[in-house]
Context: one part of a larger RNA
Molecule: small-subunit ribosomal RNA, 5' domain
Organism: metagenome
């Protein structure tokens, strides 16, 4: 000198783009943050229409649906940084040790059958929560035959180093349908594209005042489990495995691209954006499913909170706002799906607190302004004066010009592609009127370090970053004039470099 998620003191005119709980992974009131699809399926009908009626209605049809059944989708998206010093991440391979919904793109099908159940309906329990009988009913739910291009297991050949890929035998394995008749969806094999698991080589923190340290440990066989290799689990056998090139233990920590600083090497760092990985009141578990061991799903156990007719029950803001605590500190309980994206849906469309904005904060950068010319050997005033005089000082008045900004009035957008549809927003901008009009502080002046006198004070008061100022002429305190530096800032604390 540069930097910051800064935070205090003082002082503030505006505009853009940025950012905004580093603390207590503390509780948390409220609303909201994942639904969707009637072109899978029954049901339901206030009302529309059409027919038909004994004029009580009944029957069809569009069209809507709360709820249920079913299907995709809640594993994305968003948030935190507690754990983890590890194959977590990061690079650079391997997978003859795997997967993989939706999408492409190619091959082959889709046949015949049955039996529930939900919702509703009629009933008990029950403060609730929510259970339970009984009766009926429907599919792209659920079973069962039946075929097999192909898949899967077993053998066999031949092939590999081996369990890849090849032929063959024998056993099992498939489906759904809706529809505007265009379509679209079903099944089962190959490939693809993207995305995952799993292995490995290397790389990145401090402590030897941590020297040893392991029993599923180390390895085999065989089994079990996996999408899969494996002590991943089991039985059985062997005594192995690790370590001064730091095992094991303690402590500290989410890596990385990046970002500060520096000339470089290097220190230092991991906000905000991007990718990875972990976690979801704590710890354990599995179900469902291509995918989870699942933040706004299920169970158990604990700790807390509420509710309760005292038998029982709810519940999870490390989503977006909001609230309490803590703390030096950290925003609205806002508007919108019009864009971009993402869920379902043929599609219209619904949903989105992702996202796109608008609102607080000088928290940061960046830009604008707060006038401008001319104006005296130089006005008042105010400080200093050696009393002539000097300074503030062309500063001010005056005159002249101008309108960023301000205030009024108009008029007003791109952003939307292909019809419609704009939260921002009557916002940016543009035109006009008016008026210097609304707009300047903050630290410092002893040396380092730009900037100097005067009065008050008298080791008091107080200053201070070091060195050191103050005990009666203090350029070091405090006021005043001045003056020097940033400047809508400015100065102080921390903290790196």
């Nucleotide at each position: 000198g540069g930097a910051u998620g800064a935070a205090c003191g003082c002082u503030a005119g505006c505009g853009g783009c940025g950012c905004g709980c580093u603390u207590a992974a503390u509780g948390c009131a409220u609303g909201c943050a994942a639904g969707u699809c009637g072109a899978g399926c029954g049901a339901u009908g206030a009302g529309g229409c059409u027919c038909c009626u004994u004029c009580g209605g009944g029957a069809g049809u569009a069209c809507a649906u709360c709820a249920g059944c079913g299907g995709c989708a809640g594993a994305c998206g968003g948030g935190u940084g507690a754990g983890u010093a590890a194959c977590a991440c990061g690079u650079a391979g391997g997978u003859g040790a795997c997967c993989u919904a939706c999408c492409c793109u190619c091959a082959a099908g889709a046949c015949g059958g049955g039996g529930a159940u939900a919702a509703c309906g009629a009933g008990u329990g029950g403060a609730a929560a929510c259970a339970u009988u009984u009766g009926c009913u429907a599919a792209u739910a659920c079973c069962c035959g039946a075929u097999g291009a192909c898949c899967u297991u077993a053998c066999u050949a031949g092939g590999u180093c081996g369990a890849a890929g090849u032929a063959g035998u024998a056993a099992g394995g498939a489906a759904a349908g809706c529809u505007c008749c265009g379509g679209u969806g079903c099944u089962u094999g190959a490939g693809g594209a993207g995305g995952g698991g799993c292995c490995u080589g290397c790389g990145g923190c401090c402590c030897a005042u941590c020297a040893g340290c392991u029993a599923g440990u180390u390895g085999g066989u065989g089994a079990g489990g996996u999408a899969a290799c494996g002590g991943c689990u089991c039985a059985c056998c062997a005594a192995g495995g690790c370590a001064a090139a730091g095992a094991c233990g303690g402590g500290u920590a989410g890596g990385g691209g990046g970002u500060g600083u520096g000339a470089g090497a290097g220190c230092a760092u991991g906000a905000c954006c991007c990718c990875c990985c972990a976690c979801a009141a704590u710890g354990g578990g599995a179900c469902u499913g291509c995918g989870a061991c699942a933040c706004g799903g299920c169970c158990c156990a604990u700790a807390c909170u509420c509710c309760u007719a005292c038998g029982g029950g709810a519940g999870g803001c490390a989503g977006c706002a909001g609230c309490a605590g803590g703390g030096a500190a950290u925003c609205u309980u806002g508007c919108a799906c019009a864009a971009u994206g993402g869920a379902c849906g043929g599609a219209c469309g619904u949903c989105u607190g992702a996202u796109g904005c608008a609102g607080c904060g000088a928290c940061g950068c960046c830009g604008c302004g707060u006038g401008a010319g001319u104006g005296a050997a130089g006005a008042c005033g105010g400080c200093c004066u050696u009393c002539g005089g000097g300074u503030u000082g062309u500063a001010a008045a005056a005159c002249u010009c101008u309108u960023u900004u301000g205030a009024g009035g108009g008029g007003g957008a791109a952003g939307a592609g292909c019809g419609a549809g704009g939260a921002c927003g009557g916002u940016a901008c543009c035109c006009u009127u008016c008026g210097a009009a609304u707009a300047a502080g903050c630290g410092u002046c002893g040396g380092c370090u730009a900037a100097c006198u005067a009065c008050g004070u008298g080791c008091c008061a107080g200053c201070a970053g070091c060195c050191g100022c103050g005990g009666u002429a203090a350029g070091a305190c405090g006021u005043a004039g001045g003056a020097c530096g940033c400047a809508a800032g400015c100065g102080u604390u921390a903290u790196c470099c």